[in-house]
Molecule: Guanidine-I riboswitch aptamer
Organism: Tropicimonas sediminicola
RNA sequence: AGGCAGGGUACUUAGGGUUCCGCCCGGUUCGACGAUGCCGGGGCCUGGUCCGAGAAGUGCCGCCGGGGUGGCAAAUUCCGCCCGGGUACACGGCGGGCCAAAAUCCCGGGAGAG
Numbered sequence: 001a002g003g004c005a006g007g008g009u010a011c012u013u014a015g016g017g018u019u020c021c022g023c024c025c026g027g028u029u030c031g032a033c034g035a036u037g038c039c040g041g042g043g044c045c046u047g048g049u050c051c052g053a054g055a056a057g058u059g060c061c062g063c064c065g066g067g068g069u070g071g072c073a074a075a076u077u078c079c080g081c082c083c084g085g086g087u088a089c090a091c092g093g094c095g096g097g098c099c100a101a102a103a104u105c106c107c108g109g110g111a112g113a114g
Base pairs, nucleotide, nucleotide: 007061008060009059010058011057012056015051016050020048021047022045023042024041025040026039027038028037062087063086064085066083067082068081069080070079071078089109091112095107096106097105
């Protein structure tokens, strides 16, 4: 300096915004007030729906490996079953993108740093 690998998924959480619900503010309909309906605004509105982690959690699958066991003439080698184990480490912009919008989502284990 270069290459390969560091698996997939579901639910959830940190987090996220504002399409919908709710909440709040204002306007309108009324002789007046109120209610309802309609219109506008607010996410610096706790929330429900929703989005949601490579470096967060749990589970399932996959992969690797150990032990035991059955089949066949035989088996470390083929096929199957059972019980465990492992799946490490990981600082990270700017900018852009998706959906209504934003985000630890995607670009991205990127650029860069050590």